[in-house]
RNA sequence: GCGUCGCUGGUCCAGUGGUAAGAUGCAACCCUGCCACGGUUGAGACCCGGGUUCGAUUCCCGGGCGACGCA
Numbered sequence: 001g002c003g004u005c006g007c008u009g010g011u012c013c014a015g016u017g018g019u020a021a022g023a024u025g026c027a028a029c030c031c032u033g034c035c036a037c038g039g040u041u042g043a044g045a046c047c048c049g050g051g052u053u054c055g056a057u058u059c060c061c062g063g064g065c066g067a068c069g070c071a
Stems, first nucleotide, its partner, number of pairs: 001070007010024003018054001026042005047063005
């Protein structure tokens, strides 16, 4: 330099053209003599820019970062 793949809450990860699931972590409450465990509730995310579309996290183009391969 070229190619392929990936990028989603603090972390890990699912998902799909119609406003995103779960786990873990965090907060409050319940439980308990206290802690732990357990239960309920809540806050928290689609890497950036452009395009297509009624509508983009999803499709296309470019960029950034990372992994792998080739040179």
A computed fold for a 71-nucleotide RNA from Sciurus carolinensis, annotated as transfer RNA. RNAcentral holds the sequence, with entries from Rfam. Lineage of the source: Eukaryota > Eumetazoa > Bilateria > Rodentia > Sciurus. Model confidence (mean pLDDT): 82 of 100. Its Rfam family is "tRNA". Gene Ontology term of the family: triplet codon-amino acid adaptor activity.